[in-house]
RNA sequence: UCGCAUACCCCGGGGAGCCUGUGCUGGCUGAGAGGGGCAGGUCACGCUGCCCGACCCGUCGAACCUGAACCCGUUAGCACGGGCGGAGGGAGGGCCGGACCACACCGC
Numbered sequence: 001u002c003g004c005a006u007a008c009c010c011c012g013g014g015g016a017g018c019c020u021g022u023g024c025u026g027g028c029u030g031a032g033a034g035g036g037g038c039a040g041g042u043c044a045c046g047c048u049g050c051c052c053g054a055c056c057c058g059u060c061g062a063a064c065c066u067g068a069a070c071c072c073g074u075u076a077g078c079a080c081g082g083g084c085g086g087a088g089g090g091a092g093g094g095c096c097g098g099a100c101c102a103c104a105c106c107g108c
Stems, first nucleotide, its partner, number of pairs: 003108002008094003011058004017028003035052006064089003070083004
C1' cells in the first nucleotide's frame, strides 16, 4: 500500500435450572440461575407482559430452540459423561481520504 475482517461502530438473537406442593432465606452447578423500572393481576407475595441491565451468541452459527416428560450411566436432585447428532431449526451489516500529536484496542 492492497485485499480480507476476528479489532472498531451500529444492529440483532438467546436462556435463566436444581435442592419440598408453595414462599422466604440459604446452598449447588454454570459465562449467566431474572439485577432495576413500568403495567396487569393478587388481601399481600408468588406470577404475567414490556423496557433497560449483566452474561453468552450471531451463518466458519452446539448461544439457544425442536425431537424431549427421549435413551444408557451417574446424582438426593439439578448438574455431569455418553448417545440421539454435524439430525431439523437458529440471530449481520458497515468501516481503515491525507498530515501531525495524545490515549486505548489490535487478527491474517

This is a predicted structure of a 108-nucleotide RNA (TPP riboswitch aptamer (THI element)) from Novosphingobium hassiacum. The prediction has a mean pLDDT of 76. Its Rfam family is "TPP riboswitch aptamer (THI element)". Its family is annotated with thiamine pyrophosphate binding in the Gene Ontology. About the family: Vitamin B(1) in its active form thiamin pyrophosphate (TPP) is an essential coenzyme that is synthesised by coupling of pyrimidine and thiazole moieties in bacteria. NCBI's taxonomy places the organism under Bacteria, Pseudomonadati, Sphingomonadales, Sphingomonadaceae, Novosphingobium. It was read from a public genome assembly, where an Rfam model found it.